[in-house]
Context: one part of a larger RNA
Molecule: large-subunit ribosomal RNA, domain I
Organism: Lentilactobacillus buchneri
RNA sequence: GGCGCAUGGUGGAUGCCUUGGCACUAGAAGCCGAUGAAGGACGGGACUAACACCGAUAUGCUUCGGGGAGCUGUACGUAAGCUUUGAUCCGGAGAUUUCCGAAUGGGGAAACCCAGCAGUUUUAAUCGACUGUUACUAUAUAGUGAAUUCAUAGCUGUAUAGAGGUAGACGUGGGGAACUGAAACAUCUCAGUACCCACAGGAGCAGAAAGAAAUUUUCGAUUCCCUCAGUAGCGGCGAGCGAACGGGGAACAGCCCAAACCAAUGAGCUUGCUCAUUGGGGUUGUAGGACUGAACAUUUGAGUUACCAAAGUUGUUGAUAAUCGAACAAUCUGGGAAGGUUGGCGAAACAGGGUGAUAGCCCCGUAGGUGAAAUCAAUGACCCUCAGUUCAGGAUCCUGAGUACGGCGACACACGUGAAACGUCGUCGGAAUCCGGGAGGACCAUCUCCCAAGGCUAAAUACUCUCUAGUGACCGAUAGUGAACCAGUACCGUGAGGGAAAGGUGAAAAGCACCCCGGAAGGGGAGUGAAAUAGUUCCUGAAACCAUGUGCCU
Numbered sequence: 001g002g003c004g005c006a007u008g009g010u011g012g013a014u015g016c017c018u019u020g021g022c023a024c025u026a027g028a029a030g031c032c033g034a035u036g037a038a039g040g041a042c043g044g045g046a047c048u049a050a051c052a053c054c055g056a057u058a059u060g061c062u063u064c065g066g067g068g069a070g071c072u073g074u075a076c077g078u079a080a081g082c083u084u085u086g087a088u089c090c091g092g093a094g095a096u097u098u099c100c101g102a103a104u105g106g107g108g109a110a111a112c113c114c115a116g117c118a119g120u121u122u123u124a125a126u127c128g129a130c131u132g133u134u135a136c137u138a139u140a141u142a143g144u145g146a147a148u149u150c151a152u153a154g155c156u157g158u159a160u161a162g163a164g165g166u167a168g169a170c171g172u173g174g175g176g177a178a179c180u181g182a183a184a185c186a187u188c189u190c191a192g193u194a195c196c197c198a199c200a201g202g203a204g205c206a207g208a209a210a211g212a213a214a215u216u217u218u219c220g221a222u223u224c225c226c227u228c229a230g231u232a233g234c235g236g237c238g239a240g241c242g243a244a245c246g247g248g249g250a251a252c253a254g255c256c257c258a259a260a261c262c263a264a265u266g267a268g269c270u271u272g273c274u275c276a277u278u279g280g281g282g283u284u285g286u287a288g289g290a291c292u293g294a295a296c297a298u299u300u301g302a303g304u305u306a307c308c309a310a311a312g313u314u315g316u317u318g319a320u321a322a323u324c325g326a327a328c329a330a331u332c333u334g335g336g337a338a339g340g341u342u343g344g345c346g347a348a349a350c351a352g353g354g355u356g357a358u359a360g361c362c363c364c365g366u367a368g369g370u371g372a373a374a375u376c377a378a379u380g381a382c383c384c385u386c387a388g389u390u391c392a393g394g395a396u397c398c399u400g401a402g403u404a405c406g407g408c409g410a411c412a413c414a415c416g417u418g419a420a421a422c423g424u425c426g427u428c429g430g431a432a433u434c435c436g437g438g439a440g441g442a443c444c445a446u447c448u449c450c451c452a453a454g455g456c457u458a459a460a461u462a463c464u465c466u467c468u469a470g471u472g473a474c475c476g477a478u479a480g481u482g483a484a485c486c487a488g489u490a491c492c493g494u495g496a497g498g499g500a501a502a503g504g505u506g507a508a509a510a511g512c513a514c515c516c517c518g519g520a521a522g523g524g525g526a527g528u529g530a531a532a533u534a535g536u537u538c539c540u541g542a543a544a545c546c547a548u549g550u551g552c553c554u
Base pairs, nucleotide, nucleotide: 001553002552003551004550005549006548007547008546009545015539016504017503020475021474022472023471024470025469026468027467028466029464030463031165032164039100040099041098042055043054044053046078047077050074051073052059061094062093063092064091065090066089070082071081072080105114106113107112115134116133117132118131119130120129121128136162137161138160139159140158141157142156143155144154170201171199172198173197174196175195181188185236211219212218223250224249225248226247227246233241234240254456255455256454257400261280262279263278264277265276266275267274268273269272285434287399288398289397290396291393292392293391294390295389296388300387301386302385303384312382313381314380315379316378317377318376319375320374322370323369324368328343329342330341331340332339344361345360346350352364353363354362405429406428407427408426409425410424411423415441436451437450438449439448440447491498492497511538514525515524516523517522
């Protein structure tokens, strides 16, 4: 020096564990905000850096319930206290809630600076202190009031509302790509997707036929699912795009205005009409209503989501604290019994967790019962509130106008201009008035269906920041969230932004009193413990790597 063996060091794999995640199920909830939100800054403890909690009433205040012996958070120390005159703790309702932040008195480099007005207070008087108030916009309303006579603009006051946040989800609307595919590429596709903006709700949108059909004496708002069907179609007829009717289900709910006409009030002037406001009336296609005439009448129906409006009382159920809750001992091993053995018991409870190893009967629980002063939700009843109905007549009136529709240019419909209807927008034209009008995929006729140019509408549908209970042929610390740990932290970046690593002593700290070496670190004894090669990055403790001892070879 090499090879091997043994013993160590280093290192942190593996095994075991789980406080944390992931995916879902059922139920609940689905908004907060000028009564100042979300999110923060700064403070508050006897000692207090952080987290958590709270706000100058600051580790807390009041009250109503629960609960019943300890308590002063994480946090294991000392001190000082509180508590059966019921504390700490849990729940309901309140009070307080600095400063910033829509931030709103003005300003501003967020958490700061400086004011006006009114009132209180202090001072001999100033200076101060405290409380309230003072932003803007829209609408309504009152007063005042220019150029400019009336008026209007403007100004001032009062009342009501708005603003901002979010759940990286779901919805509606306004804008709107490209990569890509077409084996290139331009129409086309990706795709009305991503993204941007506005707005809303617990859902939103849509919605009570100027509909769909054509086999039938047809159906009868909308939405969603299955099917029809990858069909009919569209398409450089390429790539691709792609219905509807009909059928079966989920859920079901229908209504209100405008107008004609009547009345009241007011205005205008052409003095007998017009206009405005309010109330009544009225709402449809087998046309309906106004209008005229007639008949019957208080049964009945509906209701606090729409439909027209809306208060109250009371009951039940549920939510937000809780509470009762069965049944085991001995012995052996062991540090420790829940394990072994022996003999019992409960079970509407053998879900689960903990306890010094594996517990139905030790503890918390579980099954099953019970329970709310207060607030909230759902629902029932009562009270109450609202509503006239039908027939006949066919003279007159009404039934949504720069609308329907047409030309031109676009868009959207599965439909790329096509024979292109239907629907929407721009522009130029521009009707009819119930003997009326629209549609049935150019257009015309017949026939059939429907009544546009006003509006509202629950449920079935979509989603999950969140709460409660639970489930998993989901992960188990290089996994699972980026984050099991004081993580969106440390750190990086001017900034937008990027973004970690890091779990495990032991049953219990019993965390090594005391002695020795050493300046200390550290070590040797002693002691604790079942174990200290469990001694604080401490379970197990692999490999690489580094040593020591030893065997063989050289």